Predicted 3D model of a 345-nucleotide part of an RNA (small-subunit ribosomal RNA, central domain) from an uncultured bacterium. Its mean pLDDT, the model's own confidence on a scale to 100, is 89. The RNAcentral record of the full RNA draws on ENA, Greengenes and SILVA.
Context: one part of a larger RNA
RNA sequence: UUGGGUUUAAAGGGUGCGUAGGUGGGGGCUUAAGUCGGGCUUGAAAGCGGGCGGCUCAACCGUCCGAUGUGGCUGGAAACUGGGCGUCUUGAAUGGGCUGGCGGUCACUGGAACGGGUCAUGUAGCGGUGAAAUGCAUAGAUAUGACCCAGAACCCCGAUUGCGAAGGCAGGUGACUAGGGCUUGAUUGACACUGAGGCACGAGAGCAUGGGGAGCGAACAGGAUUAGAUACCCUGGUAGUCCAUGCCGUAAACGAUGAUCACUGGCUGUCUGCGCAUGGCGUGGGUGGCUGAGCGAAAGCGUUAAGUGAUCCACCUGGGGAGUACGCCGGCAACGGUGAAACUC
Numbered sequence: 001u002u003g004g005g006u007u008u009a010a011a012g013g014g015u016g017c018g019u020a021g022g023u024g025g026g027g028g029c030u031u032a033a034g035u036c037g038g039g040c041u042u043g044a045a046a047g048c049g050g051g052c053g054g055c056u057c058a059a060c061c062g063u064c065c066g067a068u069g070u071g072g073c074u075g076g077a078a079a080c081u082g083g084g085c086g087u088c089u090u091g092a093a094u095g096g097g098c099u100g101g102c103g104g105u106c107a108c109u110g111g112a113a114c115g116g117g118u119c120a121u122g123u124a125g126c127g128g129u130g131a132a133a134u135g136c137a138u139a140g141a142u143a144u145g146a147c148c149c150a151g152a153a154c155c156c157c158g159a160u161u162g163c164g165a166a167g168g169c170a171g172g173u174g175a176c177u178a179g180g181g182c183u184u185g186a187u188u189g190a191c192a193c194u195g196a197g198g199c200a201c202g203a204g205a206g207c208a209u210g211g212g213g214a215g216c217g218a219a220c221a222g223g224a225u226u227a228g229a230u231a232c233c234c235u236g237g238u239a240g241u242c243c244a245u246g247c248c249g250u251a252a253a254c255g256a257u258g259a260u261c262a263c264u265g266g267c268u269g270u271c272u273g274c275g276c277a278u279g280g281c282g283u284g285g286g287u288g289g290c291u292g293a294g295c296g297a298a299a300g301c302g303u304u305a306a307g308u309g310a311u312c313c314a315c316c317u318g319g320g321g322a323g324u325a326c327g328c329c330g331g332c333a334a335c336g337g338u339g340a341a342a343c344u345c
Stems, first nucleotide, its partner, number of pairs: 004316003007299002012313001014201004021194003025088002028085004033081002035077002038074004048066007091191001092188003095184005103177007110154001115149007125136002162169002206247006215241002220236004258312006265291011276279001294301002318345003327338004
């Protein structure tokens, strides 16, 4: 390379938008680039197959015929692919009507709890653990009550619930905003799918500047435990966690399962539309469980496929060395992206 693969054996990009490219619905007319067949031409020699011949045979060699095969020219065919023209509506999109949601951004706002402050009641302990000690407390703690302050998170509802492309999203209200589903069949008339590069988004931690700081809490300190204890347990506690702005760009970014389309049995929950004949009814779109055929090494998957097919992209090719080195690109840095080899089993 061909081939084979990618839930768990190596392997799906974290996610989207989209450029080039690849691929692409139904009817008609046309063209003849691909395609198909005809003719002409090219198709060295050796080699290969066959006939005949030469070395005493053979290997070997000579000679004749054949076979294979590439390209070019020419005049044809028109089913399929492509090009051109015109057309259609079912794919796609738009419009009208209805509808659900923790989708996003910003602002305002609520109560409980924890902590703190002041005051009051009150007195000797509190706290913590396996047991303790460090710690706090007669300068009045812990406990209880009142008022005040501050920050962060939102009990119940709450659920295999819902929404979002993914990351993710939950007290309440409002403003702005995005997308979805159903229905209608009015409009456009293939406008589509995928998507190398590219661009954007992207938990947590981390970085920069400025705020904020209740609780928690890396680092750190102390107390324990222990042979030791740079830990697990306890008492404290700084960064951080929070906000604004700008970076970083990673993850078990997981369904460890790329996107889109078509087809292929059932049973049973649930969320949300629509319809009527209001029924364990019908028909859509989600989200779960169980199972059939089929698939699978098995576990299992099973109309939300890992089944049967199609298109496009990404990725894999023994373990270690190594996601390392070097180079390049990005970043303030931390580091990220790309990504080997020697050697070894």